The RNA shown here (small-subunit ribosomal RNA) has 1485 nucleotides and comes from a Candidatus Falkowbacteria bacterium.
[in-house]
RNA sequence: AUAUUAAAACAGAGAGUUUGAUCCUGGCUCAGGAUGAACGCUGGCGGUGUGUCUAAGGCAUGCAAGUCGAAUGCUAGUAGCAAUACUGGCAUGGCAAACGGGAGAGUAACACAUUGGUAACCUACCUCGAAGACGGGGAUAACCUUGCGAAAGCGAGAAUAAUACCCGAUAGUAUGUCAGAACUUAAGUUCUGCCAUUAAAGCUCCGACGCUUCGAGAGGGGCCUAUGUCCUAUCAGCUUGUUGGUAAGGUAAAAGCUUACCAAGGCUAUGACGGGUAGCGGGCGCGAGAGCGUGACCCGCCUCACUGGGACUGAGAACUGCCCAGACUCCUACGGGAGGCUGCAGUCAAGAAUCUUCCUCAAUGGGCGAAAGCCUGAAGGAGCGACACCGCGUGUAUGAAGAAGCCCUUCGGGGUGUAAAGUACUUUUAUAUGUGACGAAACAAUGACGGUAGCAUAUGAAUAAGGGGCUGCUAACCUCGUGCCAGCAGCAGCGGUAAUACGAGGGCCCCAAGCGUUAUCCGGAUUUAUUGGGCGUAAAGCGUCCGUAGGUGGUUUAUCGCAUCUCCUGUUAAAUCCCGAGGCUCAACCUCGGGUCAGCGGGAGAGAUGGACAAACUAGAGAUCGGAAGAGGCAAACGGAAUUGCUGGUGUAGGGGUUAAAUCCAUUAAUAUCAGCAAGAACACCAAAUGCGAAGGCAGUUUGCUAGGACGAAUCUGACACUCAGUGGACGAAAGCGUGGGGAGCGAAUGGGAUUAGAUACCCCAGUAGUCCACGCCGUAAACGAUGGAUACUAAGCAUUGGAAGUAUCGACCCUUUCAGUGCUGUUAAUUUAAGGUAACCCGUUAAGUAUCCCGCCUGGGGAGUACGGCCGCAAGGCUAAAACUCAAAGGAAUAGACGGGGACCCGCACAAGCGGUGGAGCAUGUGGUUUAAUUCGACGAUAAGCGAGGAACCUCACCAAGGCUUGACAUCUAGCUGCAAGGCCUGGAAACAGGCCCGCCUUCGAGGGUGCUAGACAGAUGCUGCAUGGUUGUCGUCAGCUCGUGUCGUGAGAUGUACCGUUAAGUCGGGAAACGAGCGCAACCCUGAUCCUAUGUUUUAUAUGUCAUGGGAGACUGCCCGUUUUAAAUGGGAGGAAGGUGGGAUGACGUCAAAUCAGCAUGGUUCUUACGCCUUGGGCAACACACGUGCUACAAUGGGCAAUACAAAGGGCUGCCAAACCGCGAGGUGGAGCUAACCCCUAAAAGUUGUCCUCAGUUCGGAUUGAAGGCUGAAAUUCGCCUUCAUGAAGCUGGAAUCGCUAGUAAUCGUGGAUCAGCUAUGCCACGGUGAAUACGUUCUCGGGUCUUGUACUCACCGCCCGUCACGUCAAGGGAGUUGGUAGUGCCCGAAGGCUCAUUUAUGGGACGAAGGCAAGACCGAUGACAGGGACGAAGUCGUAACAAGGCAUCCGUAGCGGAAGCUGUGGAUGGAUCACCUCCUUU
Repeated sequence: AUAUUAAAACAGAGAGUUUGAUCCUGGCUCAGGAUGAACGCUGGCGGUGUGUCUAAGGCAUGCAAGUCGAAUGCUAGUAGCAAUACUGGCAUGGCAAACGGGAGAGUAACACAUUGGUAACCUACCUCGAAGACGGGGAUAACCUUGCGAAAGCGAGAAUAAUACCCGAUAGUAUGUCAGAACUUAAGUUCUGCCAUUAAAGCUCCGACGCUUCGAGAGGGGCCUAUGUCCUAUCAGCUUGUUGGUAAGGUAAAAGCUUACCAAGGCUAUGACGGGUAGCGGGCGCGAGAGCGUGACCCGCCUCACUGGGACUGAGAACUGCCCAGACUCCUACGGGAGGCUGCAGUCAAGAAUCUUCCUCAAUGGGCGAAAGCCUGAAGGAGCGACACCGCGUGUAUGAAGAAGCCCUUCGGGGUGUAAAGUACUUUUAUAUGUGACGAAACAAUGACGGUAGCAUAUGAAUAAGGGGCUGCUAACCUCGUGCCAGCAGCAGCGGUAAUACGAGGGCCCCAAGCGUUAUCCGGAUUUAUUGGGCGUAAAGCGUCCGUAGGUGGUUUAUCGCAUCUCCUGUUAAAUCCCGAGGCUCAACCUCGGGUCAGCGGGAGAGAUGGACAAACUAGAGAUCGGAAGAGGCAAACGGAAUUGCUGGUGUAGGGGUUAAAUCCAUUAAUAUCAGCAAGAACACCAAAUGCGAAGGCAGUUUGCUAGGACGAAUCUGACACUCAGUGGACGAAAGCGUGGGGAGCGAAUGGGAUUAGAUACCCCAGUAGUCCACGCCGUAAACGAUGGAUACUAAGCAUUGGAAGUAUCGACCCUUUCAGUGCUGUUAAUUUAAGGUAACCCGUUAAGUAUCCCGCCUGGGGAGUACGGCCGCAAGGCUAAAACUCAAAGGAAUAGACGGGGACCCGCACAAGCGGUGGAGCAUGUGGUUUAAUUCGACGAUAAGCGAGGAACCUCACCAAGGCUUGACAUCUAGCUGCAAGGCCUGGAAACAGGCCCGCCUUCGAGGGUGCUAGACAGAUGCUGCAUGGUUGUCGUCAGCUCGUGUCGUGAGAUGUACCGUUAAGUCGGGAAACGAGCGCAACCCUGAUCCUAUGUUUUAUAUGUCAUGGGAGACUGCCCGUUUUAAAUGGGAGGAAGGUGGGAUGACGUCAAAUCAGCAUGGUUCUUACGCCUUGGGCAACACACGUGCUACAAUGGGCAAUACAAAGGGCUGCCAAACCGCGAGGUGGAGCUAACCCCUAAAAGUUGUCCUCAGUUCGGAUUGAAGGCUGAAAUUCGCCUUCAUGAAGCUGGAAUCGCUAGUAAUCGUGGAUCAGCUAUGCCACGGUGAAUACGUUCUCGGGUCUUGUACUCACCGCCCGUCACGUCAAGGGAGUUGGUAGUGCCCGAAGGCUCAUUUAUGGGACGAAGGCAAGACCGAUGACAGGGACGAAGUCGUAACAAGGCAUCCGUAGCGGAAGCUGUGGAUGGAUCACCUCCUUU
């Protein structure tokens, strides 16, 4: 809000999952409720319900329909002397058996439901009313006798009764014919009259009960109508008794219900016919509702009864009647017979699954009977099953700062937990005993349930708790085990050594005699959208137009009252549902009262709107007239330029082509050039954003024919309109097809040449179909504005095309207005597209806005626009169009990044310009590899490789061999014992170690400390994991970036700030700006160098100054001048100054690389524990066909040797540096002065300079290698040190491809010092000074980086993503030579029972019909099938690289050819193409 009412009653929740993140679209999944359920675990009681959903499969056994002696005959028994009475049986007869009970196979139908009709009908028993019941007759069963048969049963003879059967009489309000009247549209109904026909039964206890005819009622049925009633069009045409008529038959009754004849109708897109599925309804479940699903139990209807057919009896027809056929089962003496649980129990089978062969007619009800009564597996009860709903219980109170056990722990404690125990109570339930109903009505009698419910007493907490879950959704968390295993999972997902997700334990959560799972239905799902969705890009507008049915439709008036609305009324069974009461202790359950909407029928009314009909109108639409525009269409004729070919001339060696080439053309004269001829195709400029057309599409010029639109006029018609399914009709690019022409250029296929790993391609040389014309097909495109058509409305501005009007003009142009089209509104800014819509992008009077009408289409991705079927086509193929299976996504728009063989700008020893190297040699050193007992380990592009290591002979040391130890080499603690450390000597041994001897500690005198031994806690590990970590480090990169707060914009992720213009080394600074500020980075602050001042003064010096050293300070800031720029920031130049616009160092933002390191250290986890720990000796880390990295020395004359001679800085030194002097050729030795250092020493600086020799050579270059002799360190130089002297004198003559460093005191070159260190492998590393260059035009290219922009299918971020063939495995579906089964029909044959009919005649026979069966050809639906083809999925298979970036040849669509494959090429089309340039448009000037 609506409707009703006395009151009551009344309603809608979301979440997870696509992404790096976001919004949207869209599917999947979950939370709720329900069930005739089943399964798993568990299980105390009661009440009420409910229980073969499957095989309408088969059934043993018992029961489920009988009753009446007051209709009748006979018979048996009992009582009686008997008559007779009673009880039972057989049979005739009457009534019942058509109800009650079961099931859902069939049925898509008047089967069912609702509403009407029957003037087209029937009805036993019951009720009411009217009338009647008179007279007579013949049989027959049982019984008796007898025959056949195994049986079931079947006969023959004789006798008998009735409420059995028959005949006659009587009768009208019955039936039939006829006549008349009234009513009626008709059919017919009613009334009156005449004629004809039809009836009965008795019994009796005298109360009654029965019988016959007619009428009425009640209840029950038959038939008919309207409406409703599943899926399928990949079922589109169906029908011959079919549709109607006439006649006859038939029925209780209308009717093709049946038959004959006549006519040719009837149904269908509003879905006939066919196929599939299904009992229907009241109701039931869910839902806010609309609705969806369903039809168990209870009620109503229908249908069925082993399967099919048929009739009989009867008022009515067949579950437990009959006949026939078939299948099955059983009996049999083999000749014949019997049977029908889809009644109640029960059994087998099937299945996930569904009960007792119970009690009673006491109640309710039914049948028969006058009644008593009998029968009743209907029913009432009990039993079984937690199957469902409801109720109760398994105890209550108290009880510790809190037992034990168990679990966790940070080892302190915490949890289980008042829980237990304990104490005090209670007794629902249980057990026992006693008592004991209602249900019984109607005086009495009568209870299956049942000694049940209930009540009372007693006993004693006694007899009674589980299931699922705990990652999110979703309430509830820890530990251990496991280690992508085992497993879980509804979805997302979890598990690869720290799992709240697996398994277990503890704890917790939710329900509770149940709890979960599975299945199904509804909901959530607005995910089929009527309520209540969409179609530009997500799925979705037919390629376009014409147009039928249909839908919708302008203005005014009148009528009708169909739709519509209001009121009254009938009906819509009961139960169910809702509300209010009541009864079981409550509830479930049951009872009573009340109640609505909607539907259909009847009656009354309203007249708006829609509709119908009638009359009018002109605004829609159409026609008419007029002058203009146009690549609109068709046909014909004509034209010039270009191209190619041919002929001829000139001319000579090349031409052509490409990134570069080659194939190719050319001395038989090409290309080039001139002239001529021929052919075909296409039409430069104009040209444009333009124009026309329905779309496809249309372009030289002229002519002819022809169509449409706009504008103007307002002459005519008068709604004639819009849209358009199916079936249609027409048009429809390119490619392709057929026939015939034509063929210059281009050019699929094809051939050749290149490229390439390959190249079925891209490039090149050729070149066939084709491209062109005529005629005929095809019918598809990214046929696109990815936007159906029509109408109306909603701000503006500008441009342009066509028309008209106005002003003006001689006429125009211009200008203004208007109609119809085509476009735009861009920008940092000077105007902005407004409103509105949209997921956003964007659309925006040409709508994707606001509305109406009509059509088409969509409903997750893939499979698939495929298969099968149908239609079309010559073919290619087109149109229509699924399913199984599989995935949890697929997708749209936008965002931030990353990337691009995208773009723009900028920087860097990045390139370029230079100088010097590496790569070649020898050696040193590190690495790989190999070797080895071991060659310990780590580091691997840049960012490993003279790295960890700033120094491996032992030690180091982690590796190997051997020998030893086990509380340990080291730490702490506990308990016990102990005159015991350290040191020295001897023996064994390689040593560690073992044995012995000597010496021998402190003290408060307590075995106190310390030490040692034993035992136990524990130690120890360079064992593993850098992918569990801390810390530290490398790199991008000293690159200029990375962020935040507030505000603003956006639905949001996000954006802005941080973009832009300048500038800088710089996100440095300035300008401007929806931003304003801030932080980490940059810069600065710190150290150091250069200049000066000042203070101090150990050393130095004879002293002072100075140098110098140590402090403090000054100085440099674009500060000053000029120019440029915007006046700014800044920049160019200049002055002054020691120095001029960054000298060097330290300092490394957010982050990247699971980068490095568990072997520096620390550390979680894990492993070892007489060993993976510890000690010792020896060896190894030093090996050596080889490969790589980093260096040193050289190859020489700018050099080498010798001699002489000059100038530093910075360091180090007491277990040290070591002078002078002497010895030695030398390394070195002796020596000891000085120095704890501005004092002494290391310490000589070297290149340089001067002089001389060498003279271009394997050398007076080079120094490897080797031999000999020595020196030093050290316990010890063999593996394995350094140095010296003599001798030896290798490679090497400047180094291929490639590659590295460096921009000024730099490179290059020269020497010096230090750390580590006994010594040294140092040519390394770190520092120091001496000498001291060249070059930079510049940013095209290489590499790296930054900013902006663009594309993206990437986000593990291009080392990305991803396509197709092939190979293997699994699965489903389609095809398939066939094989096989089912269903429904058709034709023919045969033909039971049976009724109909005919004949003779009462018993048969004939005829047509007729179920099942057989034969035949087809249709449809399955099952199966060798084989071949495609599809989906699967693990790190194979081949390539097609797509995404300009994806490296832009991609895609249609079509054709070709190819291992993705694919390539031709032709036409689209932009859903990047980039650049040009044109145009817009704004400003």
The sequence was found in a public genome assembly. Its Rfam family is "Bacterial small subunit ribosomal RNA". Lineage of the source: Bacteria > Bacteria candidate phyla > Candidatus Falkowiibacteriota.